RNA sequence: UCCGGUUGGCAGGUAGUCGCUGUAUGGCUUCGCGCCGUAUGGAGGAAAGUCCGGUCUCCGCAGGGCAACGCGCCGGCUAACGGCCGGGGGCUGCGCUUAAAGGCGCAUGCUACGGCUAGUGCAACAGAAAGAAUACCGCCAGCUUCCGGGGUUUCGGCCCGUCGGAGGGUGGUAAGGGUGAAAUGGUGCGGUAAGAGCGCACCGCGAAGGGAGUAAUUCCUUCGGCAGGGUAAACCCCGCGUGGAGCAAGGCCAAAUAGGGGAGGAUGAGGCGGCCCGCCUCGCUACAACUCCCGGGUAGGCUGCUGGAGCCUGCCAGUGAUGGCAGGCCAAGAGGAAUGACUGCCGCCUGGCGCCUUUGGGUGCCGGGAACAGAAACCGGCUUAUCGCCAGACGGGUCCC
RNA sequence: GCCGAUGUAGCUCAGAUGGUAGAGCGCGUCCUUGGUAAGGACGAGGUCACCGGUUCAAUCCCGGUCAUCGGCUCCA
Numbered sequence: 001u002c003c004g005g006u007u008g009g010c011a012g013g014u015a016g017u018c019g020c021u022g023u024a025u026g027g028c029u030u031c032g033c034g035c036c037g038u039a040u041g042g043a044g045g046a047a048a049g050u051c052c053g054g055u056c057u058c059c060g061c062a063g064g065g066c067a068a069c070g071c072g073c074c075g076g077c078u079a080a081c082g083g084c085c086g087g088g089g090g091c092u093g094c095g096c097u098u099a100a101a102g103g104c105g106c107a108u109g110c111u112a113c114g115g116c117u118a119g120u121g122c123a124a125c126a127g128a129a130a131g132a133a134u135a136c137c138g139c140c141a142g143c144u145u146c147c148g149g150g151g152u153u154u155c156g157g158c159c160c161g162u163c164g165g166a167g168g169g170u171g172g173u174a175a176g177g178g179u180g181a182a183a184u185g186g187u188g189c190g191g192u193a194a195g196a197g198c199g200c201a202c203c204g205c206g207a208a209g210g211g212a213g214u215a216a217u218u219c220c221u222u223c224g225g226c227a228g229g230g231u232a233a234a235c236c237c238c239g240c241g242u243g244g245a246g247c248a249a250g251g252c253c254a255a256a257u258a259g260g261g262g263a264g265g266a267u268g269a270g271g272c273g274g275c276c277c278g279c280c281u282c283g284c285u286a287c288a289a290c291u292c293c294c295g296g297g298u299a300g301g302c303u304g305c306u307g308g309a310g311c312c313u314g315c316c317a318g319u320g321a322u323g324g325c326a327g328g329c330c331a332a333g334a335g336g337a338a339u340g341a342c343u344g345c346c347g348c349c350u351g352g353c354g355c356c357u358u359u360g361g362g363u364g365c366c367g368g369g370a371a372c373a374g375a376a377a378c379c380g381g382c383u384u385a386u387c388g389c390c391a392g393a394c395g396g397g398u399c400c401c
Numbered sequence: 402g403c404c405g406a407u408g409u410a411g412c413u414c415a416g417a418u419g420g421u422a423g424a425g426c427g428c429g430u431c432c433u434u435g436g437u438a439a440g441g442a443c444g445a446g447g448u449c450a451c452c453g454g455u456u457c458a459a460u461c462c463c464g465g466u467c468a469u470c471g472g473c474u475c476c477a
């Protein structure tokens, strides 16, 4: 100096003009928070998805159990978490090493990582066989039939454990082939009729003992011939945890109309009809019309509502997540939903041309670009989207000393 | 704002214990008819919304994203 991922941070600044909105305050007023002023505050790292966990509110709840759902290596952090930090194991990649199996080291990568000898289930097709089994091809040893060959003969045959080939059947075998995603430890040597942990060495695995570590786990020694593969983001088992709903939760005030209750109420009231008579309905015992009062509750308004697991700086403890102490600060609160628009200058990234240069860049002119996205009770996480810029440590490459 | 459901052929929907996806309508070709309809035979048509993971294997199981749809006040 370039590239790469990774960790942390930023998310344009300023001035003017015109608006929107909260709070405080002044004036005008047709009194309606109606109008005009002044001061001050006004989106994010994700405000998003609503995937987890909490605060808060209402409902439910003696205690215990079942069911359902969620989580799951170990230790720590936290109000809590499926989050975060540290560690362990495994996978992957790279390097070294070995004849091979394997071993060692590094990494910033990935890891839903309790238990398939508690039980049950599943594994299409292929394959002999998909699990405490089996034997398709092959290999090997007997038996047997035939053929060739050999021996012998009285020429009808007979014999061959000693030569070979083909077939059948019995037994052994799990080296090799073949199927599959997966086939009952691996490599090598010995051994055997052929083979096989059958024996041995190394590796893997298991058990016991001992050491290190809080633990997960790891190391050493001895013994064992190997002890039943995969799947639990299959049912299930074990351990732990969880009551339900959500601010449109919930609380307060409360118009008109209708309906409910109470008191008064006998002069009756209503309908048909232009009016009267008349007719019909209701009422005349507590029950109608009418008058007054009361409570629930709708529209609407107020609240919940933003001072909190709060922010900034410094110091201390800790590997770290995080915690403690001291000082300072208050920084949106709308409610169909404000936080915006335009212009100038500066800053950032970038294309073309010219000049300078220590070749990395600097500078002048003309252009282009600036993302994802908008609080809705609040907080801690996760996930997803995002033009670009800065910084730290790390890995690799190039150049110079 | 809060809560919930769904996504499979052109349309409406099935599907199963995870083993390679179907039905009806529609579409195409042929038969039947003088011609159509109806009927019959055959056929085409699928990123199982998308991206990852678990698994030998995913439409199905798990996580994330996108799209669509539904519900919400008070009293009784």
Stems, first nucleotide, its partner, number of pairs: 001397004006392005012346007020042009044372001048383002051381005056246004068242005073087005088113001089111003092107006114237002119235002121231002136177002138173004143168006149160004185203006204226001205224008250303004260294005268282005310329008348369009402473007411426004420457001428444005450466005